[in-house]
Molecule: transfer RNA
Organism: Pseudomonadota bacterium
């Protein structure tokens, strides 16, 4: 220095043009003799950053950051 891949919540992670599940944590219940388990409800300005395209962008496109692999 090329190329490939990924960057979504505190963590794990799914979506992939019409505004983002779901699991853990977390916060109140409920159950229990007290816990633990388990069962209900609930919070979060979660789509790396900056242009473009489009009526709309997490998603397309280009440039860069970050991370990881390959080659050289």
């Nucleotide at each position: 220095g090329g190329c490939c891949u990924g960057g979504u919540a505190g963590c794990u992670a799914a979506g992939u043009g019409g505004u983002a599940a779901a699991g853990c944590a977390g916060a109140g219940g409920a159950c229990u003799g007290c816990a633990a388990a388990u069962c209900c409800u609930c919070u979060a300005c979660a789509c790396g950053u900056g242009g473009g395209u489009u009526c709309g962008a997490u998603u397309c496109c280009c440039a860069c950051c970050c991370a990881g692999g390959c080659c050289u």